[in-house]
Annotation:
The RNA shown here (transfer RNA) has 75 nucleotides and comes from Candidatus Bathyarchaeum sp. The sequence was found in a public genome assembly. Rfam family: tRNA. It is annotated as a transfer RNA. The coordinates come from a structure-prediction model, not an experiment, and the mean pLDDT is 81. Taxonomically the source falls in Bathyarchaeum (SeqCode) (Archaea, Thermoproteati, Bathyarchaeia (SeqCode), Bathyarchaeales (SeqCode)).
RNA sequence: GGGCUUGUAGCUCAGUUUGGCUGGAGCGUUCGGCUGAUAACCGAAAGGUCGAGAGUUCAAAUCUCUCCAGGCCCA
Numbered sequence: 001g002g003g004c005u006u007g008u009a010g011c012u013c014a015g016u017u018u019g020g021c022u023g024g025a026g027c028g029u030u031c032g033g034c035u036g037a038u039a040a041c042c043g044a045a046a047g048g049u050c051g052a053g054a055g056u057u058c059a060a061a062u063c064u065c066u067c068c069a070g071g072c073c074c075a
Stems, first nucleotide, its partner, number of pairs: 001074007010027004020058001029045005051067005
């Protein structure tokens, strides 16, 4: 330098293929229940500019372009 790929909650990841009703799960955190107490278990809550910007569209995490960061392959 060229090609491919990943980026979504504090962490690990679905969801993108085929755009569409309020953006999810597990773990963690907080509160409550349970217990002599702790853990486990049960219930609830908080937590997201979906890497950044622009474009297309009635509508974008999802499609297009540019850029940023990580990874793999080739040279």